[in-house]
Predicted 3D model of a 107-nucleotide RNA (SAM riboswitch aptamer (S box leader)).
Of the family's consensus pairs, 97% are formed in the model.
Its mean pLDDT, the model's own confidence on a scale to 100, is 77.

RNA sequence: UCGUUAUCAAGAAAGGUUGAGGGAUUAGACCCGCUGAAACCUUGGCAACCCUCCUGUAAUGGGAGAAGGUGCUAAAUUCUACCACGCCUGGCGUGGAUAGAUAACAA
Numbered sequence: 001u002c003g004u005u006a007u008c009a010a011g012a013a014a015g016g017u018u019g020a021g022g023g024a025u026u027a028g029a030c031c032c033g034c035u036g037a038a039a040c041c042u043u044g045g046c047a048a049c050c051c052u053c054c055u056g057u058a059a060u061g062g063g064a065g066a067a068g069g070u071g072c073u074a075a076a077u078u079c080u081a082c083c084a085c086g087c088c089u090g091g092c093g094u095g096g097a098u099a100g101a102u103a104a105c106a107a
Base pairs, nucleotide, nucleotide: 001107003105004104005103006102007101008100013043014042015041016040017039021032022031023030026081027080028079029078044073045072046071048070049069050068051065052064053063054062055061077099082096083095084094085093086092087091
């Protein structure tokens, strides 16, 4: 890097450097940003997976702990797009897919 599986409506700050963008983009919107974006550094915090312990099932699980390895620390993955169904009639809702992010595993 590619692939598989699982999760994604909760949660979580401050300081320094720097100086205009950012929210994945293909598109459309909307939002954040000189009251400082993104990036980098330091220290905090959160708790998803791996981890430790207890417990349960035919199987799927549930609870507690810690912060070791990653991760995260504006807004539902910011919303929509593709498909199906229902209601309804230039719309709304539910589910699924695609894509994305994170973790574990394997090659």
It was read from a public genome assembly, where an Rfam model found it.